[in-house]
Context: one part of a larger RNA
Molecule: small-subunit ribosomal RNA, 5' domain
Organism: metagenome
C1' cells in the first nucleotide's frame, strides 16, 4: 500500500447487488421445518350433500347412497433436502489408477410368465388394569399384508463337455443332465401395476501409487501385532473374526508419542517464486445432549426412528413416566460483536399420487444492520462596492475568507404529491382442431403472480429534502494568531512542552478522502 465475515468513535441523503454468533458442538420456553396414496384395503369418527321416518314445519333419528375423510392395516418416502465443524494428522481429502472381490429402490429398453388355494391380525365391539404414558383380554374381518402348492430358465447349485484368451489367482465360451427358487390385484376397459432374468443409466462400496501440519526439550514401537492354512462372516477382499502354526511387522526416508487441525476447489497479497486463507458459493468427510448397540430397508448402524447405559431438564396420584433447535423464526448465557417468533409455494427443485392435487422454513420474496461493493445526488450560470462578519499583519491602510454570499437567470437527477402500470406464466389441466396410431407429440383458447400496486411511466410543485470525517514538526499534502509553561498534555517511528511551541488544548487558514472518515485487531 492492498485486504476482512470485523469491532470501537464521530458522522449519515438514496438505490442495485452482496454479507451477516469468528465466542459457549453451552442450556433451550413456543410455532412451524416429511408426509402422500380411497385408482391397494377393512370401514365411517368428523364436514357436506341425497332418501328415508316421526312430527312440535324446523328440528330430532336413521341410511356409506354419494362428495369426501379422523384414526387403523398396507405402499412409496422418511439415508434426500437443510444444520454444525465436536473428532480427525486418517487412502480422511486431492489427484491418478484397478475391482478377473462388489451392490444399485425408482427411471429406460430387451425377453418371459402373472394359476390354484389357506390361516391369521389391526381396525371395529365387549370387558378390566392405570394419575397419566399406555397396557391385558375375549370374539370377529380385510387387503397389492403374510403363507403354502403348481408352471419356470438366459437365474443359482452340482457333475460331464468345449472355445478364446489375461499380469497371478483365473477369466470368457458351447453342450448335456440333475436339484433349487416366483407372482397382486385394481379398473370408469383408457390404463396403471406384480414376478423373474439380461443390459444400461444414475447412485454407492472396496484397494492401490503419489501428494497433504508442528515439535527430536518424543527414539524405539507392536501379541490379532506380521505372515501363513482352515473355518466363519460380508454385496465383495481383507486378521474383518475365530482356531491353529510361524516370528515376524514398522523406524534416523522420522516409526511411536505429544499438541494442533475437518480437506480441497477457491479468495487475500506479491513482478514472479512464495507467504496467508477456508467465511459465503461448489465437491468429499465427520457429528447430530454424551457413550454404546443393532432393528427395518435397495440404502441408515438413521439430526425431528429404536433399545440400553449415563448427564441435565420437566411430569407424576411417588407405583411410574416424557424430552433432546449444531433445521427456520425466537429465548437466556458468554461477547468488542452478528438480523424477523415475517409472505408465499407464483417461479426452480423434491416427496406421494393416474390426475387434481396434498406437504415442502429447501426455495423464492419481503423486514433489519452503512457490514461490504458498485452507482447518483446535496445543485447549474452570471455576479465586485472585491459588502458585512471572523481571522492575521510592518494597523488612517492592507491581506484572507472570496465567485463564496446576497442578487439575477435557468435546471430538476432526488424528494413530495397524484395518475397508469409490468416482466418474471409457461406448463400441468380443461377444451377445439391436426399428425401418427389409440395415447403420445403439435398448433389455438381457458386457468394460475407471494414479490406488489413493487420496478417502471407521466404530470405537478420548488433549489426545493441532503456533509461529514480525519489531519497540517520530518517521514506525508497543508501555518498563522491565542492560552499553556517539562505542567496540562501527544506519539506510528525519530521525537515535541522547562514563556516568543508551525508538534500539547482552542480559534482563523489550508490539504486529503467523502456517506462516509479515523482508530484498533488479524495476513500479505
Nucleotide at each position: 500500500g492492498g485486504a476482512u465475515g470485523a469491532a470501537c468513535g464521530c458522522u449519515a441523503g438514496c438505490g442495485g447487488c452482496a454479507g451477516g454468533c469468528u465466542u459457549a458442538a453451552u442450556a433451550c420456553a413456543u410455532g412451524c421445518a416429511a408426509g402422500u396414496c380411497g385408482a391397494g384395503g377393512g370401514g365411517u369418527a368428523a364436514c357436506a350433500g341425497g332418501g328415508a321416518a316421526g312430527c312440535u314445519u324446523g328440528c330430532u333419528u336413521c341410511c356409506g347412497c354419494u362428495g369426501a375423510c379422523g384414526a387403523c392395516c398396507g405402499g412409496c418416502g422418511c439415508a434426500c433436502g437443510g444444520g454444525u465443524g465436536c473428532g480427525u494428522a486418517a487412502c480422511g481429502c486431492g489427484u491418478a489408477u484397478g475391482c478377473a472381490a462388489c451392490c444399485u429402490a425408482c427411471c429406460u429398453c430387451u425377453a418371459a410368465c402373472u394359476g390354484a388355494g389357506g390361516g391369521a391380525u389391526a381396525g371395529c365391539c365387549c370387558c378390566g388394569a392405570g394419575a397419566a404414558a399406555u397396557c391385558g383380554g375375549g370374539a370377529u374381518u380385510a387387503a397389492u399384508a403374510c403363507c403354502u402348492c403348481a408352471u419356470a430358465a438366459u437365474a443359482u447349485c452340482c457333475a460331464u463337455u468345449u472355445u478364446a484368451c489375461u499380469c497371478a489367482u483365473g477369466u470368457u465360451u458351447u453342450a448335456u443332465g440333475g436339484a433349487u427358487u416366483a407372482a397382486a390385484g385394481u379398473u370408469c376397459c383408457g390404463a396403471c401395476g406384480g414376478u423373474u432374468a439380461g443390459a444400461g443409466a444414475u447412485g454407492g462400496g472396496c484397494a492401490u501409487g503419489c501428494g497433504u501440519g508442528a515439535c527430536a526439550u518424543u527414539a524405539g514401537u507392536u501379541a490379532g501385532u506380521u505372515g501363513g492354512u482352515g473355518a466363519g462372516g460380508u454385496a465383495a477382499c481383507g486378521g474383518c473374526u475365530c482356531a491353529c502354526c510361524a516370528a515376524g511387522a514398522c523406524a534416523g526416508c522420522g516409526a511411536u508419542g505429544u499438541c494442533u487441525a475437518g480437506g480441497g476447489g477457491u479468495c487475500c497479497u506479491g513482478a514472479g517464486a512464495g507467504g496467508g486463507u477456508u467465511u459465503c458459493c461448489c465437491c468429499c468427510c465427520a457429528c447430530a445432549c454424551u457413550g454404546g448397540u443393532a432393528c427395518u430397508g435397495a440404502g441408515a448402524c438413521a439430526c425431528g426412528g429404536a433399545c440400553c447405559a449415563g448427564a441435565c431438564u420437566c411430569c407424576u396420584a411417588c407405583g411410574g413416566g416424557a424430552g433432546g433447535c449444531a433445521g427456520c423464526a425466537g429465548u437466556a448465557a458468554g461477547g468488542a460483536a452478528u438480523a424477523u417468533u415475517g409472505g408465499u409455494c407464483a417461479a426452480u427443485g423434491g416427496g406421494c399420487g393416474a390426475a387434481a392435487g396434498c406437504c415442502u422454513g429447501a426455495a423464492c420474496c419481503a423486514g433489519c444492520c452503512a457490514u461490504g461493493c458498485c452507482g447518483c445526488g446535496u445543485g447549474c450560470a452570471g455576479g465586485a462596492u472585491g459588502a458585512c462578519u471572523g481571522c492575521c499583519c510592518u494597523a488612517u491602510g492592507g491581506g484572507u475568507u472570496g465567485u463564496g454570499a446576497a442578487c439575477u437567470g435557468c435546471u430538476u437527477u432526488u424528494a413530495u404529491a397524484u395518475a397508469c402500470c409490468a416482466a418474471g406464466a409457461a406448463a400441468c389441466u380443461u377444451u377445439c382442431g391436426g399428425a401418427c396410431g389409440u395415447g403420445u407429440c403439435c398448433g389455438g383458447a381457458a386457468c394460475u403472480g407471494a414479490c406488489g400496486g413493487u420496478a417502471g411511466u407521466a404530470u405537478a410543485u420548488g433549489a426545493a429534502u441532503a456533509a461529514g470525517c480525519a489531519c497540517c514538526g520530518g517521514c506525508u499534502a497543508a501555518c498563522u494568531c491565542c492560552g499553556u509553561g517539562c505542567c496540562a498534555g501527544c506519539a506510528g517511528c525519530c521525537g515535541c512542552g522547562g514563556u516568543a511551541a508551525u508538534a500539547c488544548g482552542g480559534a482563523g487558514g489550508g490539504u486529503g478522502c467523502a456517506a462516509g472518515c479515523g482508530u484498533u485487531a488479524u495476513c500479505c